RNAcentral holds the sequence, with entries from Rfam and Ribocentre. c-di-GMP-I riboswitch aptamer from Candidatus Scalindua, 90 nucleotides, folded computationally. The source organism's lineage runs through Bacteria, Pseudomonadati, Planctomycetota, Candidatus Brocadiia and Candidatus Scalinduaceae. It matches the Rfam family "c-di-GMP-I riboswitch aptamer". Rfam's curators write: GEMM was predicted in a large-scale screen for bacterial structured RNA regulatory elements.
RNA sequence: ACCUGAUAAAGUCAAGCUACUUGGAAGGGUAUGACGCAAAGCUAUUAACCUAAGUCCUGAUUUACCGAACAUGGUCGUAAAGUCGUCAGA
Numbered sequence: 001a002c003c004u005g006a007u008a009a010a011g012u013c014a015a016g017c018u019a020c021u022u023g024g025a026a027g028g029g030u031a032u033g034a035c036g037c038a039a040a041g042c043u044a045u046u047a048a049c050c051u052a053a054g055u056c057c058u059g060a061u062u063u064a065c066c067g068a069a070c071a072u073g074g075u076c077g078u079a080a081a082g083u084c085g086u087c088a089g090a
Stems, first nucleotide, its partner, number of pairs: 003089004013036001018031005035077001041083003045080003048075003054070002057067001059065001
């Protein structure tokens, strides 16, 4: 260095609920709190999934509104990929 693992030791992160805040929404942020995670560190690159402000189509009306499609919006705790990293083993 690569591979495998998380027994031990040292540590990290923090789901849901709740409160405040932000956003059209999905979601995000902060605090509390731990469901859990060997990368549940980082990157939205590929796919997947979520939302539909806006665009466009349709119906109805001639004002809205319903419905359909579509990220430029999101999820890194969906799967990969890239990349940095603790300890141990062989």
The prediction has a mean pLDDT of 83.